[in-house]
């Protein structure tokens, strides 16, 4: 010391008021910005989480037949044989698809839709006495990725 390769850690923020019978969900005024990449980026480029879909693995559950017993019925046990693949159903992981919001001027520079100045916008799902980016919840989860340690071809 790798466009190895094992393992450990870390890995999203943000509220008050007024109105009401009822809102941290309406009004009004605030506040908050994951992760690479590029001149420093919530709004450029890619990713990631929520959420939809086929497709693959994994797990569970459902089969047919005869025979006894029980039953007014509708049905119900029990034992034997046979199958145990396909299917379908749930749940689960696993790549790959879709889907998924917003920015201008105008200044400096070599370069900035990233800085500076000024004006704007955005914000999964499920919940709630009343509509949520900020409350509660899945989620003591998942996760792009960053840090650090062994091994280590060479």
């Nucleotide at each position: 010391a790798a466009u190895g390769u094992u393992c450990u850690u870390c890995g999203g923020g943000g509220u008050c008021a007024g109105u009401g019978a009822a809102a941290a969900u309406c009004u009004g005024a605030g506040c908050c910005g994951g992760c690479g990449g590029u001149a420093u980026a919530g709004u450029c480029c890619g990713c990631g989480a929520c959420c939809c879909g086929a497709c693959g693995g994994g797990u569970u559950g459902c089969g047919a037949g005869u025979u006894c017993u029980g039953a007014a019925a509708c049905u119900a046990g029990a034992a034997c044989u046979c199958a145990a693949a396909a299917g379908c159903a749930a749940c689960u992981c696993g790549g790959c698809g879709g889907u998924u919001g917003a920015u201008c001027u105008g200044g400096u520079g070599a370069a900035a839709a990233u800085c500076c100045a000024g004006a704007a916008c955005c914000g999964a799902c499920g919940g709630u006495u009343a509509a949520a980016g900020u409350c509660c919840g899945g989620a003591u989860g998942g996760g792009a990725g960053a840090a650090g340690a062994g091994c280590g071809a060479g």